Predicted 3D model of a 91-nucleotide RNA (c-di-GMP-I riboswitch aptamer) from Negativicutes bacterium UBA1444. Model confidence (mean pLDDT): 84 of 100. It was read from a public genome assembly, where an Rfam model found it. Rfam family: c-di-GMP-I riboswitch aptamer. Rfam describes the family as follows. GEMM was predicted in a large-scale screen for bacterial structured RNA regulatory elements.

RNA sequence: CAUUUCAAAGGGCAAACUUGUUUAAAGACAAGGACGCAAAACCAUGGGUCUAAGAGUAAAGCAUUUUGCUGAUGACCGCCAGGUUGCAUUC
Numbered sequence: 001c002a003u004u005u006c007a008a009a010g011g012g013c014a015a016a017c018u019u020g021u022u023u024a025a026a027g028a029c030a031a032g033g034a035c036g037c038a039a040a041a042c043c044a045u046g047g048g049u050c051u052a053a054g055a056g057u058a059a060a061g062c063a064u065u066u067u068g069c070u071g072a073u074g075a076c077c078g079c080c081a082g083g084u085u086g087c088a089u090u091c
Base pairs, nucleotide, nucleotide: 005088012037013036017032018031019030020029021028022027035078041084042083043082045081046080047079048076049075050074055070056069057068058067059066060065
């Protein structure tokens, strides 16, 4: 330097759930909490999944409303792949 993760050392992150905040929602953030994770660090690039405010449309209604459908420009990197970076270290 490459590579590996059966081990070792120092450790790291934090699912569900609870509380609070925020958002139309999905979700996000913070505290508590640990299901797990060798990248469960970062990136929304390709798939996939979630939500549907606005927009469009249909029906009902008769007062400018209600319900449904379409549908990301929103979200999920702890769904998969890809890209970037990192600690220790077997052979």